[in-house]
Molecule: c-di-GMP-I riboswitch aptamer
Organism: Deinococcus koreensis
RNA sequence: ACCCGAAAGGGCAAACCCUUCGCGAGAGGGGGACGCAAAGCUACGGGACUCCUGCGGAUCUGGGAGUCAGCCGGGCCACCGAA
Numbered sequence: 001a002c003c004c005g006a007a008a009g010g011g012c013a014a015a016c017c018c019u020u021c022g023c024g025a026g027a028g029g030g031g032g033a034c035g036c037a038a039a040g041c042u043a044c045g046g047g048a049c050u051c052c053u054g055c056g057g058a059u060c061u062g063g064g065a066g067u068c069a070g071c072c073g074g075g076c077c078a079c080c081g082a083a
Stems, first nucleotide, its partner, number of pairs: 011036002016031006034070001040076003044073003047068007
C1' cells in the first nucleotide's frame, strides 16, 4: 500500500404520505425507515422500464430519444480499524 472486517464515531435512506417538475418511466424538496460497508459518484457493458416512429391495422422484428446505479457487472473517489 492492498484485501477481509469486530468495535467506535457517525452516514445514507426503501415503501408510503405531502408538494413541485415531467407525455411517461421517473426526478427534486419535506416527512418517514425497509434496509445498505460504498445504498458515494459514474449511463461504459448487460438487464428492466418509458415515450416517439415505420409497416393498410394489430402483433412481432426494427430505428430514435429517455428513465433506473437501492438490478448485475465495470470505472473513479472514500471515514474507522481489533482478530